Record summary: This is a predicted structure of a 350-nucleotide part of an RNA (small-subunit ribosomal RNA, central domain) from an uncultured prokaryote. The coordinates come from a structure-prediction model, not an experiment, and the mean pLDDT is 90.
[in-house]
Context: one part of a larger RNA
RNA sequence: CUGGGCGUAAAGCGCGCGUAGGCGGCUUGGUCAGUCGGAUGUGAAAGCCCCGGGCUUAACCUGGGAAUUGCAUUCGAUACUGCCAGGCUGGAGUGUAGUAGAGGGAAGCGGAAUUCCGGGUGUAGCGGUGAAAUGCGUAGAUAUCAGGAAGAACACCGGUGGCGAAGGCGGCUAGCUGGGCCGGUUCUGACGCUCAGGUGCGAAAGCGUGGGGAGCAAACAGGAUUAGAUACCCUGGUAGUCCACGCCGUAAACGAUGGGCACUAGGUGCCGGGUCUAUAGACGGAUUCGGUGCCGUAGCUAACGCAUUAAGUGCCCCGCGUGGGGAGGACGGUCGCAAGGCUGAAACUC
Numbered sequence: 001c002u003g004g005g006c007g008u009a010a011a012g013c014g015c016g017c018g019u020a021g022g023c024g025g026c027u028u029g030g031u032c033a034g035u036c037g038g039a040u041g042u043g044a045a046a047g048c049c050c051c052g053g054g055c056u057u058a059a060c061c062u063g064g065g066a067a068u069u070g071c072a073u074u075c076g077a078u079a080c081u082g083c084c085a086g087g088c089u090g091g092a093g094u095g096u097a098g099u100a101g102a103g104g105g106a107a108g109c110g111g112a113a114u115u116c117c118g119g120g121u122g123u124a125g126c127g128g129u130g131a132a133a134u135g136c137g138u139a140g141a142u143a144u145c146a147g148g149a150a151g152a153a154c155a156c157c158g159g160u161g162g163c164g165a166a167g168g169c170g171g172c173u174a175g176c177u178g179g180g181c182c183g184g185u186u187c188u189g190a191c192g193c194u195c196a197g198g199u200g201c202g203a204a205a206g207c208g209u210g211g212g213g214a215g216c217a218a219a220c221a222g223g224a225u226u227a228g229a230u231a232c233c234c235u236g237g238u239a240g241u242c243c244a245c246g247c248c249g250u251a252a253a254c255g256a257u258g259g260g261c262a263c264u265a266g267g268u269g270c271c272g273g274g275u276c277u278a279u280a281g282a283c284g285g286a287u288u289c290g291g292u293g294c295c296g297u298a299g300c301u302a303a304c305g306c307a308u309u310a311a312g313u314g315c316c317c318c319g320c321g322u323g324g325g326g327a328g329g330a331c332g333g334u335c336g337c338a339a340g341g342c343u344g345a346a347a348c349u350c
Base pairs, nucleotide, nucleotide: 005320006319007304008303012318014201015200016199017198021194022193023192025088026087027086028085029084030083031082033081034080035077036076037075038074039073040072041071042070049065050064051063052062053061054060091191092188093187095185096183098181099180103177104176107173108172109171110154114150115149116148117147119145120144121143125136126135162169163168206247207246208245209244210243211242215241216240220236221235222234223233258317259316260315261314262313263312266295267294268293269292270291271290272289273288274287275286276285277284299306300305323350324349325348332343333342334341335340
């Protein structure tokens, strides 16, 4: 390089934005670089291949041809690609009227619950388990009533419901802000797709500084269990969990399925919008666009299964895999405060 792959066998970067690069709609003209054709020159000889010849044959030697798929010059062709110039509106975007939403950041507010504090009532237990014990309680607990404080999370609604690129997002209110969808239409006129490097975002845990700390709870302590029990169960309990700012950059970051476009039977549910239609109106019916589920034809698949949200049929671009272990370990580089991350071999061995 070719061939063949990446849902579960090895293999889709966690997710965006985007540079170089690759690829790119309809149409007219020009050019003739790519592309195609002719001619000329060159592509040494030997060898290989074909047809002959010479040693008795062969090896070997030898004549001719072919080949040398290339390069250069020149003359042509102009469909396609490129380049230059012009036009177009279907791709892409823009203005406009609406619309749903836990999309984001920041501020304020609320109730239930929990714990604690002071007080009232009240008395001997409470708590916990398979059973217990540690623990709490006559210095008055548990229970109960009203009061106060604090922090964290927002029951019901709540839904294979919604929103977001992913991570993720859920009490209420107003202000700030991103994106989507739908309708008719205006404008721009290919402005597009993908994306090596690069850059930003990125659950939880963890780290730094300062706050906060109700509940929960690694570590830790005690009680049980047990042969033991550095566990599972119980009583406690510190980091942490929360806030601000700054790091970390990982994950079963999963749909284990990269992005874009086009095409390819249907059935049924849900969410958002439009149109038509029945009705006095609500509940409906038909249809169309966007999203999200289930079932299923063709096709695909090793099977399982996927199946207009493809794992079907094609095109474009990126990433990745090439037996298991050694090993995501070593060395080096780079990033980080550290923890560690990214990159990532080999010997050896089966």